[in-house]
Context: one part of a larger RNA
């Protein structure tokens, strides 16, 4: 450079924003850079190719032709790409009016449960297990009632329901705030798509500082089990889990399926708009989202199938036998833990 690929065989970046770059709707005019045609010049010789000839043949050598796919100049063409001028509305955005929602942030409030404290009742066990023991308890436990305190999580509603770019989001109320869909077709007039580098967000665990600490609970201690038991089970229990401010930047970050656009049978649920009808029900149509089944087609098969893994185009990322190796070295980032990038020897 190129081919073939990326749901499960190696391979889609965790997600989004976005500069450069690449790509880009419809109509008309102009230009002629790309593009096409013609002519001229040049493209040394040798080599290669064709043909003829010379060494007895061949290698080799010689003559002629073709070729040298290129470059330059001039002229012509104007469909396509490009540049430029003007215009358009279907892409995109805006406006107006509606709609749904655990979308985000902050503050306040609530009940159940749990643990602790105080007091009452009350007495010998309680707890735990396969069975036990460690453990708690006559200094009154467990149980039960009342009051108080504290922290965390929000049962039912809850639904192959909803929202969000993803991670994720679920008690109630208020304040601030983002996105989406539909209807109208009023405005702008291609303003678009994608995106290397870059930036922002990013579960859990972990780290720094300060709080908080009910329950749970790595580590740790003890009791069991066992041949052993650095486990599974039990009794305890520190970090942590929670909050504030910062860091880390990884996950089976999964639909193991990048984003966008167009096209290609249907059937049937859920959810949310709109229109018509019924005028009580309902029914029909038309959008957005989310499921199941399935035609054509695709696929190695499984399966996918208008939410494509079908048919195409644009842009990005990635793969190229297994191990060595999500490693070493170097570089960058990080407080550290470590992260990102990423080989080779050797071996099968």
């Nucleotide at each position: 450079c190129u081919g073939g690929g990326u749901g499960u065989a190696a391979a889609g970046g965790g997600u989004c924003c976005g500069c450069a770059g690449g790509c880009g709707g419809c109509c008309a005019g102009g230009c002629a850079a790309g593009u096409g045609a013609a002519a001229g010049g040049u493209g040394a010789a040798a080599u290669c190719c064709u043909u003829c000839g010379g060494c007895u043949c061949a290698a080799c050598c010689g003559g002629a032709g073709a070729a040298c796919u290129g470059c330059c100049u001039u002229u012509c063409a104007a469909a396509c790409u490009g540049c430029u001028u003007g215009a358009c509305u279907u892409g995109a955005g805006g406006a107006u009016g509606u709609a749904a929602g655990a979308g985000g942030a902050g503050a306040g409030c609530g009940g159940a449960a749990c643990u602790g404290a105080u007091g009452g009742u009350g007495u010998a066990a309680a707890g735990g297990u396969g069975a036990a023991a460690u453990u708690u308890g006559u200094g009154g436990a467990u149980a039960u009632c009342a009051u108080c305190a504290g922290g965390a999580a929000c049962g039912u509603c809850c639904g192959u329901g909803g929202a969000g770019a993803a991670g994720u989001c679920g008690g109630c109320u208020c304040u601030c705030u983002g996105g989406u869909a539909c209807a109208u077709a009023c405005c702008u007039g291609a303003c678009g798509c994608u995106c290397a580098g870059g930036g922002a967000c990013g579960a859990a665990a972990g780290c720094u500082a300060g709080g908080g600490g009910a329950g749970c609970g790595a580590a740790c201690a003890g009791g069991a089990u066992u041949a052993g038991a650095u486990a599974c089970c039990c009794u305890g229990g520190u970090a942590g889990u929670c909050c504030u401010a910062g860091c880390u930047g990884u996950a089976a970050a999964c639909g193991a399926u990048g984003a966008g656009u167009a096209c290609u049978a249907g059937a049937u649920g859920c959810u949310u708009g709109c229109u018509c009808u019924u005028u009580u029900u309902u029914g029909a149509g038309u959008g957005g989202g989310u499921g199941u089944c399935g035609u054509a087609g695709c696929u190695a098969a499984c399966g996918c199938g208008u939410u494509a893994a079908g048919u195409a185009c644009u842009c990005c990322a990635c793969c190229u036998g297994g191990g060595g190796a999500c490693u070493a070295c170097g570089g960058c980032c990080g407080c550290a833990a470590g992260g990102c990038u990423a080989a080779a020897a050797c071996u099968c």

A computed fold for a 348-nucleotide part of an RNA from a metagenome, annotated as small-subunit ribosomal RNA, central domain. The coordinates come from a structure-prediction model, not an experiment, and the mean pLDDT is 87. Rfam family: Bacterial small subunit ribosomal RNA. The RNAcentral record of the full RNA draws on SILVA.